[in-house]
Molecule: transfer RNA
Organism: Thermoleophilia bacterium
């Protein structure tokens, strides 16, 4: 150098081109001799960056960055 595949909340991952969620996790509150578990509520994003396309991009194209696998 070349192919493929990934990059979303603190982590680990979802999301038919139409209100970006779960789960652990943080704080709260109930429970109780205490903590742990447990109930309840809360708290969560520049979707790696730039610019296209379209009424509308996380999702489709470009180009640039990061990583993982493989080819030379």
């Nucleotide at each position: 150098u070349c192919g493929g595949g990934g990059g979303u909340a603190g982590c680990u991952c979802a999301a038919u081109g139409g209100u970006a969620g779960a789960g652990c996790g943080c704080c709260g509150u109930c429970c109780u001799g205490u903590u742990a578990a447990g109930u309840c509520g809360g708290u969560g994003g520049u979707u790696g960056g730039c610019g296209g396309u379209u009424c509308g991009a996380g999702u489709c194209c470009g180009c640039c960055c990061c990583c993982c696998c493989g080819a030379g």